This is a predicted structure of a 126-nucleotide RNA (SAM riboswitch aptamer (S box leader)) from a Candidatus Methylomirabilota bacterium. NCBI's taxonomy places the organism under Bacteria, Bacteria candidate phyla, Methylomirabilota (SeqCode). The coordinates come from a structure-prediction model, not an experiment, and the mean pLDDT is 79.
[in-house]
RNA sequence: UUCUCAUCAAGAGCGGCUGAGGGACUGGCCCUACGAAGCCGCGGCAACGGUCCCGCCGAAGAAGUCGGCGGGAAAAAGUGCCAACUCCUGCACCCUGUUCUCGCACGUUGGGGUGAAAGAUGAGGA
Numbered sequence: 001u002u003c004u005c006a007u008c009a010a011g012a013g014c015g016g017c018u019g020a021g022g023g024a025c026u027g028g029c030c031c032u033a034c035g036a037a038g039c040c041g042c043g044g045c046a047a048c049g050g051u052c053c054c055g056c057c058g059a060a061g062a063a064g065u066c067g068g069c070g071g072g073a074a075a076a077a078g079u080g081c082c083a084a085c086u087c088c089u090g091c092a093c094c095c096u097g098u099u100c101u102c103g104c105a106c107g108u109u110g111g112g113g114u115g116a117a118a119g120a121u122g123a124g125g126a
Stems, first nucleotide, its partner, number of pairs: 001126008013042005021031003025090001027088002043082003048078001051073009086118001091115007
């Protein structure tokens, strides 16, 4: 860098250095000299992997071991995270209000829903 899978409505910040940006991108809307981003220190959240326990299944059978699935515990160690739902949004479809129209459909625009896409994090592979 890329592929696959899982998750993304919950949760958790202080101090020091420094000094103007930041929220991935688009359009919005926000945060920010009452101090952005970054770095350092300490703290916290969560439970992805790892650890431990239980159940079921598979590896012909028993023990053992390994693997898969489900449930639970703890939080030392590996990551991650600590404004706002991934801040909202983008693409498609559906529902609904409005405008236009004789009427229907399409279209414009407001609201809502579902699924993608994109992104983030973890685990595994190339």